[in-house]
Molecule: transfer RNA
Organism: Thermoproteota archaeon
RNA sequence: AGCGGGGUGGGGUAGCCAGGUUAACCCGCAGGGCUCAUAACCCUGAAAUCAGAUGUUCAAAUCAUCUCCCCGCUACCA
Numbered sequence: 001a002g003c004g005g006g007g008u009g010g011g012g013u014a015g016c017c018a019g020g021u022u023a024a025c026c027c028g029c030a031g032g033g034c035u036c037a038u039a040a041c042c043c044u045g046a047a048a049u050c051a052g053a054u055g056u057u058c059a060a061a062u063c064a065u066c067u068c069c070c071c072g073c074u075a076c077c078a
Stems, first nucleotide, its partner, number of pairs: 001074007010027004020058001029045005051067005
């Protein structure tokens, strides 16, 4: 430099192809219940600029373009 994949609550993932009401799941966190108590279990809740910008659209996590970052492969240099 080229090609491909990816960036979504604190951690790990889904949702994107095929746009549509409140972005879902597991773990974690907070409060409560249960228990003599702890763990487990049950209930409730908080927590997301969906990497950034622009565009398309009535409507964008989802589509288009550009930029940034991460991973892999190939090539080049040494």